[in-house]
RNA sequence: CGUCGGGAGCCGCGGAGGUCCGACUGACGAACCCCGCCAGGGCAGGAAUGCAGCAACGGUAGUCUGCUUGUGCCUGCCGCGGUUUCCCGGCGCUC
Numbered sequence: 001c002g003u004c005g006g007g008a009g010c011c012g013c014g015g016a017g018g019u020c021c022g023a024c025u026g027a028c029g030a031a032c033c034c035c036g037c038c039a040g041g042g043c044a045g046g047a048a049u050g051c052a053g054c055a056a057c058g059g060u061a062g063u064c065u066g067c068u069u070g071u072g073c074c075u076g077c078c079g080c081g082g083u084u085u086c087c088c089g090g091c092g093c094u095c
Stems, first nucleotide, its partner, number of pairs: 001092008009083007016075004021070003024066001026064003034059003042051003
């Protein structure tokens, strides 16, 4: 000096995992100051009918959960690759 191997450093990729936000499922869900529909009852009317509208019912905002899922971020774990970086060793050549 070349080559091979091992270890470390640096960079990167993947996996497992975690986390924010969103989607979706389920449950709950604003007594009234959210929506719809409004039994009963109330009001107007000679009547037909109309008006407002509590409860109930359905939904919305919202809360919780998650066997699910998407983007971003994180990693002390596992694996893979790259590297004109460093260390060690074998072999060969040269001085």

Bacterial small signal recognition particle RNA from a Chthoniobacterales bacterium, 95 nucleotides, folded computationally. It matches the Rfam family "Bacterial small signal recognition particle RNA". Its Rfam clan is "SRP clan". Its family is annotated with signal recognition particle, plasma membrane targeting and SRP-dependent cotranslational protein targeting to membrane, signal sequence recognition in the Gene Ontology. Lineage of the source: Bacteria > Pseudomonadati > Verrucomicrobiota > Spartobacteria > Chthoniobacterales. Model confidence (mean pLDDT): 78 of 100. Of the family's consensus pairs, 91% are formed in the model.